[in-house]
RNA sequence: GGGGGCUUAGUUCAAGGGUAGAAUAGCGGUCUCCAAAACCGUUGAUAGGGGUUCAAAUCCUCUAGCCCUCGCCA
Numbered sequence: 001g002g003g004g005g006c007u008u009a010g011u012u013c014a015a016g017g018g019u020a021g022a023a024u025a026g027c028g029g030u031c032u033c034c035a036a037a038a039c040c041g042u043u044g045a046u047a048g049g050g051g052u053u054c055a056a057a058u059c060c061u062c063u064a065g066c067c068c069u070c071g072c073c074a
Stems, first nucleotide, its partner, number of pairs: 001070007010024004018054001026042005047063005
């Protein structure tokens, strides 16, 4: 350098065009002498830019990062 894959919440994963959800963590509460556990509530995210579309996490394109593979020089 060529080809392919991946990037969503602090973390691990869903949603494959119809307006983002779960678990865990955090915070608050119930309970408890206190804490833990359990239960209830709650905050929080689509790597960045552009395009297509009534509508994009999803399709196209550029960039960045990571992984796999093939090759070139020495």
Predicted 3D model of a 74-nucleotide RNA (transfer RNA) from a Bacteroidota bacterium. It matches the Rfam family "tRNA". By type it is a transfer RNA. The sequence was found in a public genome assembly.